[in-house]
RNA sequence: GCCUUCUUAGCACAGUGGUAGUGCGUCCCACUCGUAAUGGGGAGGUCGGUUGUUCAAUCCAGCCAGGAGGCA
Numbered sequence: 001g002c003c004u005u006c007u008u009a010g011c012a013c014a015g016u017g018g019u020a021g022u023g024c025g026u027c028c029c030a031c032u033c034g035u036a037a038u039g040g041g042g043a044g045g046u047c048g049g050u051u052g053u054u055c056a057a058u059c060c061a062g063c064c065a066g067g068a069g070g071c072a
Stems, first nucleotide, its partner, number of pairs: 001071007010024004018055001026042005048064005
């Protein structure tokens, strides 16, 4: 330098062109003499940035940034 791939909640990850979910964590409640466990509920995300395509983009395309791998 070129190619491939990844970037979504505090952490690990799903997801699909019709404005996003699971587990753990966190907060509240119930249960208990109390704690743990268990059960119920809540908060938390401009889906890395930007431009474009589209009626509509987390999803498609270009560029940029960062991570991983390969070739030279």

A computed fold for a 72-nucleotide RNA from Jaapia argillacea MUCL 33604, annotated as transfer RNA. RNAcentral holds the sequence, with entries from GtRNAdb. It matches the Rfam family "tRNA". About the family: Transfer RNA (tRNA) molecules are approximately 80 nucleotides in length. It is annotated as a transfer RNA. Its mean pLDDT, the model's own confidence on a scale to 100, is 82. It is recorded under the gene name tRNA-Thr-CGT-1-1.